[in-house]
The RNA shown here (Glycine riboswitch aptamer) has 99 nucleotides and comes from an Actinomycetes bacterium.
Its mean pLDDT, the model's own confidence on a scale to 100, is 76.
RNA sequence: GGAUUCCGCGCGGGAGAGUGCCCCGGCAGCCGGUCGGGGCCGCCGAAGGAGCAAUCCCCUCCCCGAGAACCUCUCAGGCCAACGAACCGCGUGGAAGUG
Numbered sequence: 001g002g003a004u005u006c007c008g009c010g011c012g013g014g015a016g017a018g019u020g021c022c023c024c025g026g027c028a029g030c031c032g033g034u035c036g037g038g039g040c041c042g043c044c045g046a047a048g049g050a051g052c053a054a055u056c057c058c059c060u061c062c063c064c065g066a067g068a069a070c071c072u073c074u075c076a077g078g079c080c081a082a083c084g085a086a087c088c089g090c091g092u093g094g095a096a097g098u099g
Base pairs, nucleotide, nucleotide: 004096005095006094007093008092009091010090011089012088013087018041020040021039022038023037024036025035026034027033042079043078044077048075049073050072051071055066056065
């Protein structure tokens, strides 16, 4: 100093699912809307979390253990908008290890 891997930061892109019903309160208003809280049911998955295949391990087999996700579960979270959002791009800081 370069390729590679990992972690973080900044900017940009970034899906899905009832702004459902009932009750209470506020604002406005009298075509019955909107905001907050509580309850009930339905639904989504790409924060996080959990589960597992091939395979590895084992003298052989089995067991134990290791073993991925945008796959599954849906605890958490979400279902107007906003926030958030796995992942991707650009820039950048650090760590590892190798040549």